[in-house]
């Protein structure tokens, strides 16, 4: 100097004029209005509605089936499929990133195309070897090498493929093959060391020279799971018609907040037609698993202690508009400095532009979007000293 990786902060400032909302105070008064003053007034994602809860309601809240979710180990949390750490696997030179991470010897299914052949341990395209018939060449006349066809053997070499059913070497064979052997690799068994564990390592004995892959395919195994949702729910006020008719049913059946069965409880219910009232107000509604600072423990997520703070609560939906100055960013010009150059920095002037985006019961996560600017730590490459 360049290229990267991980994390984090910010994403306009000041002044003036006018205008909004909640709450509190003061004054006035026609008692629910007006005026004035003060504090406060959108986010890192408020988005998505994907997870988990708090809270509210229903349910004698029980048993089972089905359905759904999770799936290595440990920790954290109110809880989670989250987060932190670790193990294992994969990618990257590396800092780091990703994971769909139980089971393929319970069973079923699938592996397209290509290829001879993709588990009924298969399979013969090119090849390699042996034998037989035929052809021509050669011969020291014993034979030798070659070509076509047929028969048999073979799976080491080549090809196809994502993948061809262990690797290297030696022996052996007509040619080959774990066919045999050595080492490695794999499987089984038991033991030791480290670790809470997942797991890692070491040595010993035996075996076969193999148990192909795929479960975000069905499935098996283990653990977990009531449902609905602030438009939940509660209170007040007002008004009407506790309306009329028809059918089914009443030992049954129906109803009881996902589906089915059982249990339990409860009761006349269910369907259709005609007709009437209400849509208002208050609450839930913001003091929280809250935020900030410091110390302690912990690798960390996070936890404990002490102190401080109160920071929207709207309801057709408030927090805005204008002006001026400045700042940040982009481009152009002038001058200066550094440099071999590319270019970088500073100054002057001019022009332009400013990301994603708006609470509605609350909280913890995840995912997605984001112009520009800053900071910290680490990796790789090049150069100089």
């Nucleotide at each position: 100097g360049g290229a990267g990786u991980g994390g984090u902060c910010u994403g306009g400032a000041c002044g003036g004029u006018c205008g909004c909302g909640u709450u509190g105070g003061a004054u006035g008064c026609c008692u629910g209005c007006a005026u004035c003053c003060a504090c406060c007034g959108a986010g890192g994602a408020a988005a998505g509605u994907c997870c988990g809860g708090g809270c509210u309601g229903c349910a004698c809240a029980g048993g089972g089936c089905a359905a759904g979710g999770c799936g290595c180990c440990g920790g954290u949390u109110a809880a989670c499929u989250g987060c932190c750490g670790g193990u294992g696997a994969g990618g990257g030179c590396g800092a780091c990133c990703u994971c769909g991470a139980g089971g393929a010897a319970a069973g079923u299914g699938c592996c397209a195309c290509a290829g001879a052949g993709a588990c009924u341990u298969a399979g013969a395209c090119c090849g390699c070897c042996a034998g037989c018939c035929g052809c021509g060449c050669u011969u020291u006349c014993g034979g030798g090498a070659g070509c076509c066809g047929c028969u048999g053997g073979u799976a080491a070499g080549g090809g196809u493929g994502a993948a061809a059913a262990g690797g290297u070497g030696c022996g052996g064979u007509a040619a080959g093959a774990g066919c045999g052997c050595a080492c490695c690799g794999c499987c089984c068994g038991a033991u030791c060391u480290g670790g809470u564990a997942a797991c890692a390592g070491a040595a010993c004995g035996g075996g076969g020279c193999a148990u192909g892959g795929u479960a975000a395919a069905c499935c098996c195994c283990g653990c977990c799971u009531g449902c609905a949702g602030c438009a939940a729910g509660g209170c007040c006020a007002a008004a009407u018609a506790g309306g009329a008719g028809a059918g089914c049913g009443c030992c049954a059946a129906g109803c009881g907040u996902g589906g089915c069965c059982c249990a339990c409880g409860u009761u006349u219910g269910c369907u259709c037609u005609c007709g009437g009232g209400u849509a208002g107000g208050c609450u839930g509604c913001u003091u929280g698993a809250g935020c900030c600072u410091g110390c302690c423990g912990g690798u960390a997520a996070c936890g404990g202690c002490a102190g401080g703070c109160c920071u929207a609560g709207a309801u057709g939906a408030a927090u805005g508009a204008c002006c001026g100055u400045c700042u940040c960013c982009u481009c152009c010009c002038u001058u200066u400095c550094g440099g071999g150059a590319a270019c970088g920095a500073a100054c002057u002037g001019g022009a332009g532009a400013g990301a994603c985006a708006g609470a509605a019961c609350c909280c913890g996560g995840c995912u997605u979007a984001c112009a520009g600017g800053g900071c910290c730590a680490c990796u790789c490459c090049g150069u100089a000293u």
This is a predicted structure of a 385-nucleotide RNA (Bacterial RNase P class A) from Zetaproteobacteria bacterium CG1_02_53_45. It was read from a public genome assembly, where an Rfam model found it. The organism belongs to Candidatius Mariprofundia, within Bacteria. It matches the Rfam family "Bacterial RNase P class A". Rfam links the family to the GO terms tRNA processing, dimeric ribonuclease P complex and ribonuclease P activity. By type it is a ribozyme.